The RNA shown here (c-di-GMP-I riboswitch aptamer) has 85 nucleotides and comes from a Deltaproteobacteria bacterium. The model forms 95% of the base pairs in the Rfam consensus. It was read from a public genome assembly, where an Rfam model found it.

[in-house]
RNA sequence: CUCCGAAAAGGGUAAACCCAUCGUAAGGUGGGGGCACAAAGCCGACAGAUCCUGCAAAACAAAAAAGGAUGGCUGGGCUACCGGG
Numbered sequence: 001c002u003c004c005g006a007a008a009a010g011g012g013u014a015a016a017c018c019c020a021u022c023g024u025a026a027g028g029u030g031g032g033g034g035c036a037c038a039a040a041g042c043c044g045a046c047a048g049a050u051c052c053u054g055c056a057a058a059a060c061a062a063a064a065a066a067g068g069a070u071g072g073c074u075g076g077g078c079u080a081c082c083g084g085g
Stems, first nucleotide, its partner, number of pairs: 002085004012037002017032006035072001041078003046075003049070005
């Protein structure tokens, strides 16, 4: 420098669900919780995907523009602990 995560050590993150709070919503944040994760660290102004708002009317269904959410959906970019080749 590059590839890998079988075993080990020290640790880290935190799904569902519950409570509080913010948001029209998808969801966010804090606390509890712990399903999992070797990048579940960061980037949504890198690309795609999904979802929400909107279009949208008495009910059902319903496309585009536009705006938004998810980094624990995938690829990509940047950075990184331990161990091994």
NCBI's taxonomy places the organism under Bacteria, Pseudomonadati, Myxococcota, Myxococcia.